Annotation:
Predicted 3D model of RNase P RNA and transfer RNA as a complex of 480 nucleotides. Model confidence (mean pLDDT): 76 of 100. It holds a member of the Rfam family "Bacterial RNase P class A".
RNA sequence: AGAGUAGGUCAGAUGAUCGCUGUCUCGCAUUUGCCGAUUUUGGGCAACUCGGGAGGGAGGAAAGUCCGAGCUCCACAGGGCAAGGCGCUGGGUAACGCCCAGUCCCGGUGACGGGAAGGAAAGUGCCACAGAAAAAAACCGCCCUAGGAAGGGGAUGGUGCUCAUUCCUAGGGUAAGGGUGAAACGGUGAGGUAAGAGCUCACCAGCUCCGGUGGUGACACCGGAGGCUUGGUAAACCCCGCCUGGAGCAAGACCAAAUAGGAGAGCGUUUGAGGGCUGCCCGUCCAAGCUCUCGGGUAGGUCGCUUGAGACCUCGAGCAAUCGGGGUCCUAGAUGAAUGAUCAUUGUCCAACGGAGAGCGAUUUCCGUCGGAAACAGAACUCGGAUUAUGACCUGCUCUAUUC
RNA sequence: GGGCCCAUAGCUCAGCUGGAAGAGCCACCGGCUCAUAACCGGUUGGUCCCUGGUUCGAAUCCAGGUGGGCCCACCA
Numbered sequence: 001a002g003a004g005u006a007g008g009u010c011a012g013a014u015g016a017u018c019g020c021u022g023u024c025u026c027g028c029a030u031u032u033g034c035c036g037a038u039u040u041u042g043g044g045c046a047a048c049u050c051g052g053g054a055g056g057g058a059g060g061a062a063a064g065u066c067c068g069a070g071c072u073c074c075a076c077a078g079g080g081c082a083a084g085g086c087g088c089u090g091g092g093u094a095a096c097g098c099c100c101a102g103u104c105c106c107g108g109u110g111a112c113g114g115g116a117a118g119g120a121a122a123g124u125g126c127c128a129c130a131g132a133a134a135a136a137a138a139c140c141g142c143c144c145u146a147g148g149a150a151g152g153g154g155a156u157g158g159u160g161c162u163c164a165u166u167c168c169u170a171g172g173g174u175a176a177g178g179g180u181g182a183a184a185c186g187g188u189g190a191g192g193u194a195a196g197a198g199c200u201c202a203c204c205a206g207c208u209c210c211g212g213u214g215g216u217g218a219c220a221c222c223g224g225a226g227g228c229u230u231g232g233u234a235a236a237c238c239c240c241g242c243c244u245g246g247a248g249c250a251a252g253a254c255c256a257a258a259u260a261g262g263a264g265a266g267c268g269u270u271u272g273a274g275g276g277c278u279g280c281c282c283g284u285c286c287a288a289g290c291u292c293u294c295g296g297g298u299a300g301g302u303c304g305c306u307u308g309a310g311a312c313c314u315c316g317a318g319c320a321a322u323c324g325g326g327g328u329c330c331u332a333g334a335u336g337a338a339u340g341a342u343c344a345u346u347g348u349c350c351a352a353c354g355g356a357g358a359g360c361g362a363u364u365u366c367c368g369u370c371g372g373a374a375a376c377a378g379a380a381c382u383c384g385g386a387u388u389a390u391g392a393c394c395u396g397c398u399c400u401a402u403u404c
Numbered sequence: 405g406g407g408c409c410c411a412u413a414g415c416u417c418a419g420c421u422g423g424a425a426g427a428g429c430c431a432c433c434g435g436c437u438c439a440u441a442a443c444c445g446g447u448u449g450g451u452c453c454c455u456g457g458u459u460c461g462a463a464u465c466c467a468g469g470u471g472g473g474c475c476c477a478c479c480a
Base pairs, nucleotide, nucleotide: 001400002399003398004397005396006395007394008393009392010391012346013345014344015343016342017341018340020057021056023054024053025052026051027050029049031047032046033045034044035043059376063387066385067384068383069382070381071248072247073246074245078282079281080280081279083244084243085242086241087240088102089101090100091099092098103117104115105114106113107112118239119238123237124236125233126232127231139178140177141174142173143172144171145170146169147168148167149166150165152163153162154161186204187203188202189201190200191199205229206228207226208225209224210223211222212221213220214219252303253302254301255300262294263293264292265291266290267289274286275285276284296479297478298477310329311328312327313326314325315324316323317322348373349372350371352369353368354367355366356365357364358363405476406475407474408473409472410471411470414429415428416427417426423460431447432446433445434444435443453469454468455467456466457465
């Protein structure tokens, strides 16, 4: 210098002017309501509008809505089946499918990264094409036996006979060899055999069991035994273990306004429809109305609504995630939905030009001038995560090449 | 704000119990006809929305993303 890898920080700053939206406060203002009183003017309180002042006002992802919770309602949320989810070990947490630390496997030269990582010797299914065969396989080949045929050698004068060979048929043995395929029933060598074969043996690889050591554990290492060699697939059904009631702030509570408190169809009133309740059953509670279609009315306000598993600083425990103690702070609550715009100065980055410096050089550092750029994206009940989008800067580490 | 569904040829859709993709219409060519249509025969055309993962193998299974669509208030 190039390529890469891991982690962190910020989301430009300051000022001026003009706006938007909440909160608090003041008012010689305006309107409305209430209070009590009176001889009247008037007084007090509250709310709205307007005007003045003070102070606050998006994010790291506010996002898609992918998990987990809080909260609210459904009855007190019961039992079973089904359905869905998760799945190495230990720890963290309110909880999680999240996080931290590790184990094993895979990828990378490496820094490092990834893993839905229980069970395939419970069972079932599937494994296209090719191949004999895709799960416990005989197509070719090899070998044996029986039968048949051919021609040859030996012997004889010749045949019968006999010996080995080749071919055919039938039966059987055999996984050493063969092409295929993603995958072919452990590998190499020796013995053994009719031919072969873990059939036997040595070494190697794996599996199971036993013992020991280390570790909380996943597991690792060491020693021994058993020829045990059992294909893959569970993000196929399934088995094992654990977890899950349903809906969601348009939840839900209250106030106000309005009407045709309408019509039709179906089911039902103790032999009980329907609802809580979700797919089903049981159980239990409520139960006289319920469901669908068409039609009608209002679409206003208050609460929920922001103090919370809260933020920052610091000390301690822990490898870490995280937890505990102390201190400080209050930090958006809008709803046809605010949080902005312009200008000036300046910081950062990029490009061009000029100057100075370092180096043999490629290259690079600093200064100045001019020009340009600044992303992804906008809270909507609230948190904890993961995911995705995205700009700039900083730091650690790795590999390669060159120079000294 | 919340809940749910879909994406395959130019168009409308099959295929979704994994084995490399079809149907109808459309387009093009040929035949029939004096000619056109209809009819008959043939041909072209695919990032199976995208990116990863599981698997020997993915349109199909799983995860994330992109785009499109639908439904939800209260009173009675």